Notes: Bacterial RNase P class B from Aquisalibacillus elongatus, 383 nucleotides, folded computationally. The prediction has a mean pLDDT of 76.
[in-house]
């Protein structure tokens, strides 16, 4: 440093909330390993969309699922492995290797190496004509008494930010005001040098000017967009349901949802204008199975009893005493300690190391609100 477990105990007094009952009394129960973050998801509830099924004369009712499509949404360095809620699968994420872009430190001295560390890192690629027209030059060729003149197959510009070609899963259209010849287009003003050439011109290098940046694998996709993969969508317990004050409607107070988990049965109630049916249960009652804590008995797994927070002006606490863990001022003993050894260093009665006792102090991080799983973060101390 990493991982796992625990993460204060007992007693008394007073107090708070809930449940049950024989009801103002008794009994029982009462916050975590992260309850935090809200990064990702599952269950559950409602709405929308689509595809089926059931009853019935009739679906707008009930019930099962998540398909399709893209003018929608999400994700994005590459590869591999791991990754939960019963299984499979998968998300956030974790680990390893490799690459890009940065930051810090050291070494080195052209632009590098090593180590650590961060990361909202998919895509802005490369090349490139001709026909034809205009202009410049005149080596060669022709003409001329000479000076000279004519002439392109040489060169420049336009055509051309083109047509077109290659690579890529994807590279198309845009933007970088002013200044500047020129702001990414096979762009580029001035001067000088070198090379090629007869010249016109061309290429390369260096400098100048404007500018934040001057052609550097420029920047920009948090520009429009393109590519790959994936995904029914949205909201959320303040979801959602019932509903008083005496008729209806509405949905206020209030109640439920909401308490260890699951299943079954019965009653009441609801259920397309009337009936029936499918079907529903946020109402009442009963039963069964399972998980877990403590206690008692037995002992070979087992049996029995009592329990399992449910608030919402938001309870689960306070005081006292003792103990546990930590801490080590100090007191007593002590002449050596440290190292394999040496040196050095500390100490030698102003007391090192060690042993025993031990004061003050400290006892962390933190607080259930529908439930659950993973991830991340915080944390005194002990094993």
């Nucleotide at each position: 440093g990493a991982g796992c477990u625990u993460g204060c105990a007992u007693a008394a007094c007073c107090g708070c909330u809930c449940u049950g009952u024989u009801a103002u009394a008794c009994a029982g129960a009462g916050a975590g390993g992260a309850a935090a973050g809200u990064c990702c998801a599952u269950g559950c509830u409602c709405a929308c969309a689509c595809a089926g099924g059931c009853u019935g004369a009739g679906a707008u009712g009930c019930u099962u699922g998540u398909a399709g499509u893209g003018u929608u949404c999400g994700u994005g360095c590459u590869u591999g492995a791991c990754g939960a809620a019963a299984c499979c699968a998968u998300a956030a994420g974790u680990c390893a290797a490799g690459g890009g872009a940065g930051u810090u430190a050291g070494c080195a001295u052209c632009u590098g190496c090593u180590a650590a560390u961060u990361u909202a890192c998919g895509g802005c690629a490369g090349g490139g004509a001709a026909a034809c027209a205009a202009u410049c030059u005149a080596a060669g060729u022709c003409c001329u008494u000479u000076u000279g003149g004519a002439u392109a197959a040489g060169a420049u510009u336009g055509a051309a930010u083109u047509a077109c070609c290659u690579u890529u899963a994807a590279a198309g259209u845009g933007c970088c005001a002013c200044a500047g010849u020129g702001a990414c287009g096979u762009a580029u003003u001035u001067u000088g040098a070198u090379u090629g050439g007869a010249a016109a011109c061309a290429a390369u290098c260096a400098a100048a000017g404007u500018g934040g940046a001057a052609c550097g694998c420029g920047g920009u996709a948090a520009a429009c967009c393109c590519c790959a993969c994936g995904a029914g969508u949205g909201a959320g317990c303040a979801a959602c349901c019932c509903a008083a004050a005496c008729g209806a409607u509405g949905g206020u107070a209030g109640g439920g949802g909401c308490a260890c988990u699951u299943u079954u049965u019965g009653c009441a109630g609801g259920g397309a204008a009337u009936u029936c049916a499918a079907c529903c249960u946020a109402g009442c009652a009963a039963a069964a199975a399972g998980g877990u804590a403590a206690g008692u008995c037995a002992u070979u797994u087992g049996a029995c009893u009592u329990g399992c927070a449910g608030a919402u002006a938001g309870a689960u606490g306070g005081u006292u005493a003792u103990g546990g863990c930590u801490g080590g001022a100090g007191u007593a003993c002590g002449a050596g300690g440290u190292u394999g050894a040496c040196c050095a260093c500390c100490g030698u009665u102003u007391g090192u190391a060690g042993u025993a006792c031990a004061a003050a102090g400290g006892u962390a991080c933190a607080g259930a609100a529908c439930a659950u799983g993973g991830c991340u973060u915080a944390c005194a101390a002990a094993g």